[in-house]
Molecule: Bacterial RNase P class A
Organism: Burkholderiales bacterium
RNA sequence: GAAGUCGGUCGGGCAGUCGCUGCCAUCGCAAGAUGGGAGAGGAAAGUCCGGGCUCCGCAGAGCAGGAUGCCGGUUAACGACCGGGCGCCGCGAGGCGACGGAAAGUGCAACAGAAAGGACACCGCCGAUGGCCUGCCUCGCAGGAUCAGGUAAGGGUGAAAUAGUGCGGUAAGAGCGCACUGCCCCUGCGGCAACGUUGGGGGUCGGUAAACCCCAUCCGGAGCAAGACCAAAUAGGAGGGCGAUAGCGUGGCUCGCGCUGCCCUCGGGUAGGUCGCUCGAGCGCGCGAGCAAUCGCGCGCCUAGAGGAAUGACUGCCACAGGGCAACCUGUACAGAACCCGGCUUACAGACUGGCUUCACCU
Numbered sequence: 001g002a003a004g005u006c007g008g009u010c011g012g013g014c015a016g017u018c019g020c021u022g023c024c025a026u027c028g029c030a031a032g033a034u035g036g037g038a039g040a041g042g043a044a045a046g047u048c049c050g051g052g053c054u055c056c057g058c059a060g061a062g063c064a065g066g067a068u069g070c071c072g073g074u075u076a077a078c079g080a081c082c083g084g085g086c087g088c089c090g091c092g093a094g095g096c097g098a099c100g101g102a103a104a105g106u107g108c109a110a111c112a113g114a115a116a117g118g119a120c121a122c123c124g125c126c127g128a129u130g131g132c133c134u135g136c137c138u139c140g141c142a143g144g145a146u147c148a149g150g151u152a153a154g155g156g157u158g159a160a161a162u163a164g165u166g167c168g169g170u171a172a173g174a175g176c177g178c179a180c181u182g183c184c185c186c187u188g189c190g191g192c193a194a195c196g197u198u199g200g201g202g203g204u205c206g207g208u209a210a211a212c213c214c215c216a217u218c219c220g221g222a223g224c225a226a227g228a229c230c231a232a233a234u235a236g237g238a239g240g241g242c243g244a245u246a247g248c249g250u251g252g253c254u255c256g257c258g259c260u261g262c263c264c265u266c267g268g269g270u271a272g273g274u275c276g277c278u279c280g281a282g283c284g285c286g287c288g289a290g291c292a293a294u295c296g297c298g299c300g301c302c303u304a305g306a307g308g309a310a311u312g313a314c315u316g317c318c319a320c321a322g323g324g325c326a327a328c329c330u331g332u333a334c335a336g337a338a339c340c341c342g343g344c345u346u347a348c349a350g351a352c353u354g355g356c357u358u359c360a361c362c363u
Base pairs, nucleotide, nucleotide: 001359002358003357004356005355006354007353008352009351010350012318013317014316015315016314017313018312020039021038023036024035025034026033027032041334045345046344048343049342050341051340052339053223054222055221056220065219066218067217068216069215070084071083072082073081074080085099086097087096088095089094100214101213105212106211107208108207122155123154124151125150126149129148130147131146132144133143134142135141136140163181164180165179166178167177168176182204183202184201185200186199188197189196190195227275228274229273230272237266238265239264240263241262242261246260247259248258249257250256282301283300284299285298286297287296288295289294319332320331321330322329323328
C1' cells in the first nucleotide's frame, strides 16, 4: 500500500423567528397572562422470545399441548449472552451448526439403478465342483467358456450400495485371515464437564427423529382497552319518612297484604374525571473482581409521558452528496414513542474509529 475479517461511535451542525404538548414560578376569583425550562430512536419497527407489574385465581399431582436439547458459566428470566468442546467451511483473521436417542416401536427413501433391507448378478471376473462338446487315447488327462453354478474385487446408477488402505488367500473373489485406521465395549491418565488421549478386547451389516416417537428440563391464564379510585343526569334497586284511606290486584264481600305518588339516605353503575405513568434489573464517569458475559463499590445526573394522540415550519451560515464552466440549484439514510425493562430479528445514504489476518514492496 492492497485485499479481507471482527467490533465500536455517530447518523447533519450552529444561530434566530413563529408555532404545538406537558412541567415549574409569579400574577389573577376564574378564564388566562408573563417568564423559565423540557420534548423520539438505534432501531421508537416486527411483536418473535423472556421478565417486572395488574387482575382472575391458588396453579399440588396427572393427562393433553407447546418450547428447548454438547458442556460450564452469566442473569430477575430467557429460546439471550459469554467461555469451552466437537463437526463443517476458509491459506488465515474468522464464520456457520435444534449438536440428546436409530440394539423401544412405527414409518419413509422420489428419480435413476440389476438391487434401497436383514437387498442385489446388468456389464465384468471365475467356472474349483457336477454336466455338455472336442482332442489325445484307453479307465484318465488336456482344452472350450457351453449349462448349472460361484463371485460384491472392477465398471455403471444413486443423496445413500452392508467399512477404508495394504498384504495374504482363492478357480475367481470375499473381514475369509492378518496389520493399521474407522466403529462398539472395557480400562488408565488429563479436564468441574462436554471431550481429548493410552492400553486391551470384539471381525464388527446401513440412512432419516426442524418424520411419528422416546428421554430430560421448563411453561396456570389473560393482558395497561391490565387494573384501582372519585363520581353527574336518567332509569331501576334497598331502607326510612310523608301523604291518602284514593285507585288497582288478591275469582264475590270484609279485614289484612301487595302495587301505584312525593321527599330523604344508601349501595351498584354509565358519561366524565383522577391514578396506574415513568426514579428505573436507570444513565454517565472512575476504581476493583473475572479470559469474558457480568458483578461490586464510590461520585455525579434526572432524561417525553401524550392520550383521535405534541415533538413542526421558515430564514441565514457551514458540512456532505448530486447537477452545473460558473453564479447557483436540489437533496440530507432507515424510520416516528404509547405501561416498563432485557434480548433476538429486520430496515439503514453516509462519516469516524480500534483489534487482527493474508499478500506485495521498502529499510